[in-house]
RNA sequence: UUCUUAUCCAGAGCGGCGGAGGGACUGGCCCGAUGAUGCCCGGCAACCAAUCACCUGUAUUUUUAACAGGGAGAUAAUGGUGCUAAUUCCUGCAGAGUUAUCAAACUCUGAAAGAUGAGAA
Numbered sequence: 001u002u003c004u005u006a007u008c009c010a011g012a013g014c015g016g017c018g019g020a021g022g023g024a025c026u027g028g029c030c031c032g033a034u035g036a037u038g039c040c041c042g043g044c045a046a047c048c049a050a051u052c053a054c055c056u057g058u059a060u061u062u063u064u065a066a067c068a069g070g071g072a073g074a075u076a077a078u079g080g081u082g083c084u085a086a087u088u089c090c091u092g093c094a095g096a097g098u099u100a101u102c103a104a105a106c107u108c109u110g111a112a113a114g115a116u117g118a119g120a121a
Stems, first nucleotide, its partner, number of pairs: 001121008013041001015040003021031003025092001027090002042084003047080003050075003054070005088113001093110007
């Protein structure tokens, strides 16, 4: 970098450093010298691992233990990530609906794009 798959309406500082843009892209709308983005620390969370519980199977005369597997649970003291303004801030393509004379506005569903984890090439 590509592919597969799961998730994306919850949560997270009145700290330190540092100084100009930042929120992926489009159009909006926002954040930012009352110091943003970023880095560090702190925190949040529970994707993978871990621990515990549960279920199924193997085995056994039976029970326990053991081994294998599972997914829908719990924990967060530990490891690997991740996240820490706004729903992924809204939107962009398709469909359905409501309002409206038009222009248009709004609601819902699905896709696309993106982000993150896990697995693979």
Molecule: SAM riboswitch aptamer (S box leader)